A computed fold for a 77-nucleotide RNA from a Candidatus Dormibacterales bacterium, annotated as transfer RNA. It matches the Rfam family "tRNA". Rfam describes the family as follows. Transfer RNA (tRNA) molecules are approximately 80 nucleotides in length. NCBI's taxonomy places the organism under Bacteria, Bacillati, Candidatus Dormiibacterota, Candidatus Dormibacteria, Candidatus Dormibacterales.
RNA sequence: CGGGCGGUGGCUUAGCCCGGUAAAGCGCCUGCUUUGGGAGCAGGAGAUCGCCGGUUCGAAUCCGGCCCGCCCGACCA
Numbered sequence: 001c002g003g004g005c006g007g008u009g010g011c012u013u014a015g016c017c018c019g020g021u022a023a024a025g026c027g028c029c030u031g032c033u034u035u036g037g038g039a040g041c042a043g044g045a046g047a048u049c050g051c052c053g054g055u056u057c058g059a060a061u062c063c064g065g066c067c068c069g070c071c072c073g074a075c076c077a
Stems, first nucleotide, its partner, number of pairs: 001073007010026004020057001028044005050066005
């Protein structure tokens, strides 16, 4: 320098191809249960999707640029 994959609640991931307003598990909070804890049951909070811009009625999803991580190749030695 070139190419590929990835970045989404606190954590791990799905959703992206084919645009329609973000889901699951664990964790957290409240209540019930228990002497208490754990487990179980019920309810709840929490992410404008790495950043900026574009297209569109509408972007996590499409397009451009940039940042970060991993891998491969090239160059130099």